[in-house]
Formats: sequence, C1' cells, structure tokens
RNA sequence: UAGCCUGUGGUGUAAUGGCAGCAUUCAAGACUUUGACUCUUGAGGUAUAGGUUCGAGUCCUAUUGGGUUAA
Repeated sequence: UAGCCUGUGGUGUAAUGGCAGCAUUCAAGACUUUGACUCUUGAGGUAUAGGUUCGAGUCCUAUUGGGUUAA
C1' cells in the first nucleotide's frame, strides 16, 4: 500500500429485513444465627455518519477500532 474477515449491556454469545434474547455481572428484596447456595424483581447493549426500505443489528456507501493475507 492492496485484498479479506470482524465490531451487539461490564464480560461472553444469539437474533430468516418484522417486539434485540440468553448466560454472567451489578443493585434491591426473600431465605439463612451470619455467609454461601437458591428464588423474585430491577438496571445495563447494536462502533460512527449517511443511504435503501412501510420497517435495518442484518442490505449498500464512507469513516473508524481490531484481526488476517500478500507485497
């Protein structure tokens, strides 16, 4: 420099273009002599900016972070 892959709660991981889910974490409560375990409830997310579409995490473009291949 060029090509390819990839970016989803604090972490890991799903989602055929049609309500963003699960586990874990954190907070509160229940249980317990206390703690742990268990149970209930809640908080927390689509890298950025545009476009297509009735509707975009998903498709297109650009930028950007990471990875990889070639020179």

Background
Predicted 3D model of a 71-nucleotide RNA (transfer RNA) from Bizionia sp. The prediction has a mean pLDDT of 81. Rfam family: tRNA. By type it is a transfer RNA. Rfam's curators write: Transfer RNA (tRNA) molecules are approximately 80 nucleotides in length. Rfam links the family to the GO term triplet codon-amino acid adaptor activity. The source organism's lineage runs through Bacteria, Pseudomonadati, Flavobacteriia, Flavobacteriales and Bizionia.